[in-house]
Context: one part of a larger RNA
Molecule: small-subunit ribosomal RNA, 3' major domain
Organism: metagenome
RNA sequence: UGACGGGGCCCGCACAAGCGGUGGAGCAUGUGGCUUAAUUCGAGGCAACGCGAAGAACCUUACCUGGGCUUGACAUCUGCCGGACCGCCUGUGAAAGCAGGCUUUCUCUUCGGAGACCGGCAGACAGGUGCUGCAUGGCUGUCGUCAGCUCGUGCCGUGAGGUGUUCGGUUAAGUCCGGCAACGAGCGCAACCCAUGUCGUCAGUUGCCAGCAGGUCAUGCUGGGCACUCUGGCGAGACUGCCCGUGUCAAGCGGGAGGAAGGCGUGGAUGACGUCAAGUCCGUAUGGCCCUUACGCCCAGGGCUGCACACGUGCUACAAUGGGCGGUACAGUGAGAAGCGCGGCCGCGAGGCCAAGCGAAUCUCCAAACCCGUCCUCAGUUCGGAUUGGAGUCUGCAACUCGACUCCAUGAAGUCGGAAUCGCUAGUAAAGGCGUAUCAGCAACGACGCCUUGAAUACGUUCCCGGGCCUUGUACA
Numbered sequence: 001u002g003a004c005g006g007g008g009c010c011c012g013c014a015c016a017a018g019c020g021g022u023g024g025a026g027c028a029u030g031u032g033g034c035u036u037a038a039u040u041c042g043a044g045g046c047a048a049c050g051c052g053a054a055g056a057a058c059c060u061u062a063c064c065u066g067g068g069c070u071u072g073a074c075a076u077c078u079g080c081c082g083g084a085c086c087g088c089c090u091g092u093g094a095a096a097g098c099a100g101g102c103u104u105u106c107u108c109u110u111c112g113g114a115g116a117c118c119g120g121c122a123g124a125c126a127g128g129u130g131c132u133g134c135a136u137g138g139c140u141g142u143c144g145u146c147a148g149c150u151c152g153u154g155c156c157g158u159g160a161g162g163u164g165u166u167c168g169g170u171u172a173a174g175u176c177c178g179g180c181a182a183c184g185a186g187c188g189c190a191a192c193c194c195a196u197g198u199c200g201u202c203a204g205u206u207g208c209c210a211g212c213a214g215g216u217c218a219u220g221c222u223g224g225g226c227a228c229u230c231u232g233g234c235g236a237g238a239c240u241g242c243c244c245g246u247g248u249c250a251a252g253c254g255g256g257a258g259g260a261a262g263g264c265g266u267g268g269a270u271g272a273c274g275u276c277a278a279g280u281c282c283g284u285a286u287g288g289c290c291c292u293u294a295c296g297c298c299c300a301g302g303g304c305u306g307c308a309c310a311c312g313u314g315c316u317a318c319a320a321u322g323g324g325c326g327g328u329a330c331a332g333u334g335a336g337a338a339g340c341g342c343g344g345c346c347g348c349g350a351g352g353c354c355a356a357g358c359g360a361a362u363c364u365c366c367a368a369a370c371c372c373g374u375c376c377u378c379a380g381u382u383c384g385g386a387u388u389g390g391a392g393u394c395u396g397c398a399a400c401u402c403g404a405c406u407c408c409a410u411g412a413a414g415u416c417g418g419a420a421u422c423g424c425u426a427g428u429a430a431a432g433g434c435g436u437a438u439c440a441g442c443a444a445c446g447a448c449g450c451c452u453u454g455a456a457u458a459c460g461u462u463c464c465c466g467g468g469c470c471u472u473g474u475a476c477a
Stems, first nucleotide, its partner, number of pairs: 001477002003474010014461002018424005025316008033307002041052002063302007072125001076124008087102006106115003127291002130289003136285001138280003141276001143274001148187006154163003167178003193268004198236007207226003212223003239262001242256005318417001322376006334365003339358002343354004383414001388409007430453007
C1' cells in the first nucleotide's frame, strides 16, 4: 500500500411490504450421464445449460461406415503435350468416380509461331472446423452506469509511499459548496446524440374530411378543401427561472405557483484505470507445432433427434375471475414480386382452383383477451390435453430413421406443488394477441420487437446478498 475481519456513514427489487411464478404433472428445449460405428465441437458458480445455432430430413456437417480423387473443391507461377471454349452420348455405379465415344476449330501471324481459354503430365505449392485462447490481434462477458482511477508541479517521509482524493455539509454522482500544504489537470460522472410527452411553423399525397356539392345498399366513393388527425423537417419549451420556509448571506433541501411536462420528465445509446492467464485458434486474422495418395478433397447412407436416469430454461394445465357455442368491436411494430394475396367457388378442415390490387402512407398480410346472449354446476368433469390408431393437406429430388399442419377416434398425468428458489416499484408486474429475422418447409412453446387490458405494495434499513467512502486490528500478500 492492499486484502480480510470488526466499527461508523451510505446505496441497490439486497431484505422487508406486495403481485405473479419456478421446485410437483405432461410436453418442448439445452446440459450432464449412459449408450453408440458415430451420437462432431465449444460454453462450466454468479458471468455454462431455449448459450455459439436468427432454422441439423439431403445440404448445412466439422462426426461415423462404405465407395472414390491426389497440383487436388479453391489461388498464383513455370516447363512440356493436346485441344478453341461451350455442348451431347454410351457402359459401369448408390452417387462421386472410372472407362470410352460424338460434335465444334477462336484471335493475331513474318506461316516458324505467338496469345486468350480449356484439358493432360511434371514441379513449386494449395488445403486442414488438426493442437495450443497459458504464444497472440480483434471482439465479448463480468464486477458495474458502481463512482471511482490517475497525472504535473509543490510540500512531507531515509524509503516503500503519503498529501491532493482526507474533513463539515450536499448529491444519482470525486455532483456541488465550505475548509485545508496544497495548486491545477486528465480518464470517468453530467451535458452534447436518438426516441417519447406539449405547442408553434413549413409542407398536403398515397394521409385526413370540418364546411359546400354530387353519388351509393354502403364506404372520403367523387368534385373540392388542407381546418382537424396524421406524416416529417425546422423551431419553442424546464433553467431550482419565480414565491415561501430552511440552510453557513453557500451548495442544496422541503413546500407552492404557473405549466403538457419539475427538480436527472421518461426510455435508449454511451461502460473510466483495471480484475477474472474469464470466453473465443470452430466467425475472421495470426506466431509456433503437426498432417501431405491424407488429419486434404468428392460422394452415398447413417449420426448430431439415440434413453434406466439427473439438472437448468420454458410452454400447457390442474378450471366457474372458467370452458363450449353463437353474435359483435377496437391496435401498433413490421413484411411483401420465384412475394403479399383481396374476392368468388370447392373442401368439416389443413388446404385446393380461379383470381383483383400492390415493388406499396395507395394493394395485401390484419388481431386476441374485451363486450352481449346462451349452455355447463364442482365432477378427474362439456376441466386438462399427453399418448396411440386411422384418414388426409402442404413444402421439398426425397418426410422410414427424422418435418409441420388438419380431421375422426383415443383420451394419460395433473385437484395449485417438500426443502428451497426467481422476477418485478408504473403504463411497471400480470394477462392478451400481433409482427419480424433465419427460412423450400419446420420441430418457434425460442429470440428480438409491437400494441391492447392494466394492478398491488414499499412501515423501515435490525437481518441476508452485492457495492462505495472513512476508520481500526492482523502472525496474510